Context: one part of a larger RNA
RNA sequence: UCAUCCUCAAGGAACUCGGCAAAAAAGCGGCCGUAACUUCGGGAUAAGGCCUGCCUUGCGUAAGCAAGGCCGCAGCUAAAGUCUCUCUGGCGACUGUUUACUAAAAACACAGCUCCCUGCGAACUCGUAAGAGGAUGUAUAGGGGGUGACGCCUGACCGAUGCGAGAAGGUUAAAGCUGCCGGUCGUAAGAGAACGCAAGUUGUCUUACGGCUGAGCGGCCGAAGCCCUCGUCAAUGUCAGCGGUAACUAUAACCGUUCUAAGGUAGCGCAAUUCCUUUCCGGGUAAGUUCCGGAGCGCACGAAUGGCGUAACGACUGGAGAACUGUCUCGAGGAUGAGCUCG
Numbered sequence: 001u002c003a004u005c006c007u008c009a010a011g012g013a014a015c016u017c018g019g020c021a022a023a024a025a026a027g028c029g030g031c032c033g034u035a036a037c038u039u040c041g042g043g044a045u046a047a048g049g050c051c052u053g054c055c056u057u058g059c060g061u062a063a064g065c066a067a068g069g070c071c072g073c074a075g076c077u078a079a080a081g082u083c084u085c086u087c088u089g090g091c092g093a094c095u096g097u098u099u100a101c102u103a104a105a106a107a108c109a110c111a112g113c114u115c116c117c118u119g120c121g122a123a124c125u126c127g128u129a130a131g132a133g134g135a136u137g138u139a140u141a142g143g144g145g146g147u148g149a150c151g152c153c154u155g156a157c158c159g160a161u162g163c164g165a166g167a168a169g170g171u172u173a174a175a176g177c178u179g180c181c182g183g184u185c186g187u188a189a190g191a192g193a194a195c196g197c198a199a200g201u202u203g204u205c206u207u208a209c210g211g212c213u214g215a216g217c218g219g220c221c222g223a224a225g226c227c228c229u230c231g232u233c234a235a236u237g238u239c240a241g242c243g244g245u246a247a248c249u250a251u252a253a254c255c256g257u258u259c260u261a262a263g264g265u266a267g268c269g270c271a272a273u274u275c276c277u278u279u280c281c282g283g284g285u286a287a288g289u290u291c292c293g294g295a296g297c298g299c300a301c302g303a304a305u306g307g308c309g310u311a312a313c314g315a316c317u318g319g320a321g322a323a324c325u326g327u328c329u330c331g332a333g334g335a336u337g338a339g340c341u342c343g
Stems, first nucleotide, its partner, number of pairs: 001338008010329002014327001019324001029051004037042001039149001053070007071075001084322007091314002096108002112147007124133003150309004155239003160236002162232005169227003176220005181214011193202003240258005267301001268298001279295005
């Protein structure tokens, strides 16, 4: 010096991001007592107070209870084991689950709610297929998406995107039918050229027909889709601006105007969201960028990517208090082990 442990005057969180760590009272024994709130179950061992040994007597089957007495600093006298508590916010209803080895949470799940698909050889999933799961189930069933107990609720917009329905019209592929053009080969006929005495041979061109062929060219007929018409937001999403106006001032119930598919309703609001910002007012403190209540033109909340509440619950997170303490003022002493020295 380090590790583990013990003790401490006065003070008692002044420490610190934060009471982290430690300490403390209490100890699912008995009696009494117990608030707000509440989903009436809880909250609750709330909180808080008192008792606990031994002897004698009485009652009692007993456990034990009552009365009187005795001792100690201390009576569940040891050991083991064994809740600190209160007030007030946020988030998540809850018990659960999770990053095996830095995250246990407000994340995931959840019961409940809602939407979509599926009529059974179901939808969906795995597999090339056979086949299997779904399910030896059958819409009170199964699959998928979202939300997330409960309470009160869930506003406007279908213009865009998606999805569903529709079929009049427009557009639209290959295939099919049909016409044309080109290439090449063959056959037939014809024309003219070269060679040859001739017979004829070779090559060129034209026409017709036939075979094969073309990232060939047109026409007719071609579905879904798209365009189109409706519907649909607990589908993806979106939910304005400017100017003026009341008999103090201020403000604007009101008016005008532009744009839009429609212009944010209820509720909440400086918020896990507020830049300005330590907003303003109130509370708490001697002093409070945090906290609680209120206010609101909300830079940039808002209604199942749910809104607002909510008893209970939480190794969650913010603020305050009681108790308690070496966390600190401010350090000191001790024990054991290591380090160090020697062997």